RNA sequence: CCUGAAAAAGGCAAACCAUACGAAAGUAUGGGACGCAAAGCCACUUGCCUAAGUCCUGAACCGGGAUAUGGCAGAAGGGUUGCCAGGC
Numbered sequence: 001c002c003u004g005a006a007a008a009a010g011g012c013a014a015a016c017c018a019u020a021c022g023a024a025a026g027u028a029u030g031g032g033a034c035g036c037a038a039a040g041c042c043a044c045u046u047g048c049c050u051a052a053g054u055c056c057u058g059a060a061c062c063g064g065g066a067u068a069u070g071g072c073a074g075a076a077g078g079g080u081u082g083c084c085a086g087g088c
Stems, first nucleotide, its partner, number of pairs: 001087004011036002016031006034074001040080003044077003047072003053067005
């Protein structure tokens, strides 16, 4: 520097459950393992989820619509750091 077929030290932990936070999406911790060779980290690009607030509609309430400043890194790309094994 390249690769992740096999093996292996070590690691992470989906769904679900409990508690807490949150308007929600979701997050944190514990339990739990579907899976993962970056399922480590960063919302930069695309994408997706949510819509408290704001705006539009409406005489107004209800309702409807738009919107991220809220999220998803276990959505893809990109950036960055790194373990093991094999090869050069």